A computed fold for an 85-nucleotide RNA from a Methanobacteriota archaeon, annotated as transfer RNA.
Its Rfam family is "tRNA". From the family's description: Transfer RNA (tRNA) molecules are approximately 80 nucleotides in length.
The source organism's lineage runs through Archaea, Methanobacteriati and Methanobacteriota.
Its mean pLDDT, the model's own confidence on a scale to 100, is 83.
RNAcentral holds the sequence, with entries from ENA.
[in-house]
């Protein structure tokens, strides 16, 4: 150059096929319970921006485009990674 596989929150991972409330789920992280203190374990929270607070708004690599509505269907493009020339 061609082909095939990925990029989703701090890190991993589902969700995408057949578009639809609040993007699950672990680890990590805050806090609290437990301890005489740890450690182990339980519970809870835990994307970002703005706000006293209710709550708005944005967010799946980038930019666009379909649609009432996109993480999910189309086009363009970056980057990993395998293979093949």
């Nucleotide at each position: 150059g061609c082909a095939g596989a990925g990029g989703u929150a701090g890190c991993a991972a589902a969700g995408c096929c057949c578009g639809g409330u609040c993007a699950c789920c672990g680890c990590g992280c805050g806090a609290g319970a437990u301890u005489g203190g740890a450690a182990a374990u339980c519970u809870c929270g835990u994307g970002g921006g703005c706000g006293a607070a209710a709550g708005c708004c944005c967010g799946c690599g980038g930019g666009g485009g379909u649609u009432c509505g996109a993480a999910u269907c189309c086009c363009c493009c970056c980057c990993u990674c395998u293979g093949c020339g």